[in-house]
Context: one part of a larger RNA
Molecule: small-subunit ribosomal RNA, 3' major domain
Organism: uncultured bacterium
RNA sequence: UGACGGGGGCCCGCACAAGCGGUGGAGCAUGUGGUUUAAUUCGAUGCAACGCGAAGAACCUUACCUACCCUUGACAUCCUGUGGAGUUAUCUGAAAGGAUGAUGUGCCGAAAGGAGCACAGAGACAGGUGCUGCAUGGCUGUCGUCAGCUCGUGUCGUGAGAUGUUGGGUUAAGUCCCGUAACGAGCGCAACCCUCGUGCUUAGUUGCCAGCUUGCCGCAAGCUGGAGGGCACUUUAAGCAGACUGCUUGUGAUAAAUGAGAGGAAGGUGGGGAUGAUGUCAAGUCAUCAUGGCCUUUAUGGGUAGGGCUACACACGUGCUACAAUGGUGGGAACAACGGGACGCGACCUUGCGAGGGUGAGCGAACCUCUUAAAGCCCAUCGUAGUCCGGAUUGGAGUCUGCAACUCGACUCCAUGAAGUCGGAAUCGCUAGUAAUCGCAGAUCAGCAGGCUGCGGUGAAUACGUUCUCGGGCCUUGUACA
Numbered sequence: 001u002g003a004c005g006g007g008g009g010c011c012c013g014c015a016c017a018a019g020c021g022g023u024g025g026a027g028c029a030u031g032u033g034g035u036u037u038a039a040u041u042c043g044a045u046g047c048a049a050c051g052c053g054a055a056g057a058a059c060c061u062u063a064c065c066u067a068c069c070c071u072u073g074a075c076a077u078c079c080u081g082u083g084g085a086g087u088u089a090u091c092u093g094a095a096a097g098g099a100u101g102a103u104g105u106g107c108c109g110a111a112a113g114g115a116g117c118a119c120a121g122a123g124a125c126a127g128g129u130g131c132u133g134c135a136u137g138g139c140u141g142u143c144g145u146c147a148g149c150u151c152g153u154g155u156c157g158u159g160a161g162a163u164g165u166u167g168g169g170u171u172a173a174g175u176c177c178c179g180u181a182a183c184g185a186g187c188g189c190a191a192c193c194c195u196c197g198u199g200c201u202u203a204g205u206u207g208c209c210a211g212c213u214u215g216c217c218g219c220a221a222g223c224u225g226g227a228g229g230g231c232a233c234u235u236u237a238a239g240c241a242g243a244c245u246g247c248u249u250g251u252g253a254u255a256a257a258u259g260a261g262a263g264g265a266a267g268g269u270g271g272g273g274a275u276g277a278u279g280u281c282a283a284g285u286c287a288u289c290a291u292g293g294c295c296u297u298u299a300u301g302g303g304u305a306g307g308g309c310u311a312c313a314c315a316c317g318u319g320c321u322a323c324a325a326u327g328g329u330g331g332g333a334a335c336a337a338c339g340g341g342a343c344g345c346g347a348c349c350u351u352g353c354g355a356g357g358g359u360g361a362g363c364g365a366a367c368c369u370c371u372u373a374a375a376g377c378c379c380a381u382c383g384u385a386g387u388c389c390g391g392a393u394u395g396g397a398g399u400c401u402g403c404a405a406c407u408c409g410a411c412u413c414c415a416u417g418a419a420g421u422c423g424g425a426a427u428c429g430c431u432a433g434u435a436a437u438c439g440c441a442g443a444u445c446a447g448c449a450g451g452c453u454g455c456g457g458u459g460a461a462u463a464c465g466u467u468c469u470c471g472g473g474c475c476u477u478g479u480a481c482a
Base pairs, nucleotide, nucleotide: 001482002481003479004478005477007476008475009474010473011472012471013470015466016465019430020429021428022427023426026321027320028319029318030317031316032315033314034312035311042053043052064307065306066305067304068303069302070301073125077124078123079121080120081119082118083117086103087102088101089100090099091098092097107114108113127296128295130294131293132292136290137289138285139284140283141281143279148187149186150185151184152183153182154163155162156161167178168177169176193273194272195271196270198241199240200239201238202237203236204235207231208230209229212228213227214226216225244267247261248260249259250258251257323423327382328381329380330379331378332377339370340369341368344363345362349358350357351356389420394415395414396413397412398411399410400409436458437457438456439455440454441453442452
């Protein structure tokens, strides 16, 4: 100087407390451990691994296993020789491959030859998702969006170092003020950036329709749609304004600041995001990529088919669906936002109980379409029961995608109707448009979403407080630790 203390003081955080909802019990989905296996490819392992890499394993992917094949190789550069390239038929084979033919004589150039492609050959070499993340770059997680981490000059100390950065207040903040042997500065904080919330200006098509005109169409009555017309409103998208403790007042050292209030769409960082200092963990990644060293070279490389990654006495994590009446079922009728669409989205009509099928209008989309949002509301029914709860499992029949759904896809219909009556010890999330609850969209994607990333609808309870638990910051004290 640090680190540590079941030392002290001050302070903070969904850290506790106060509340709301879960997990732990059930069934299923998914990841992991273990076991099994020819193989169940590899990595990730307290927080910070375990719906993680994987934004999507039937083949492919694929790295694993088995079998059959290749050896200058699937890919790159160089050399020699031959041949247009290519197209196509037969046999064999699971395919890769192997064997035998047919067709075809191209482009540039006068020629020699050249460009490009294929085959054969020789070797330099290719190749490696082989090892080492404890040889590395790059990228990432974490403490932590915590308020810290340092430097120059000066001063103090023999020196390591200290001071500044401590102190009194204050703040979300090393934020600011005051004091001060310090005076300044840098990286962080904040601001600048994006988005939501208010208004104004500009601009009206594909958006909007209040007022005005028309009375063409349908119903059977004043409405709806259309057309004209308009840009008022809504909205879209560019710019600007607006919030700064600016104003009033109390407290305070007359400071910084803070309590209350006015005005205001918004008030003291307005909400959310992006943004992650010096460093820590030899943290993670050699399987994104790059790369040193080592290893391999008729194989640890390459091709193909089939299988496996989907196994299943068991254990754990993360989720979904429930156990019901604030509910289930049937009928009626309402209201979104974000997004996507050409090998695409696919309306209307028609057909099927349905998943879907047929047809194919319109739309590269403020135009058409995905697209009826669901919970909610109204009416009816069920009456506390393993039930009109719950839907696992299984049998049968189908649809769609795709060479192909046996291992191993999703969905539909009929039948079947398991466990489960609110969950032990323990444990998690959340402070407001949040939790809870409800649906919708997108990426990946032929097909496959209970996951993920977004979007909107409905919409709470509680916070006395900081004694305790956990983590962190500052000062101080002890130490046989570095």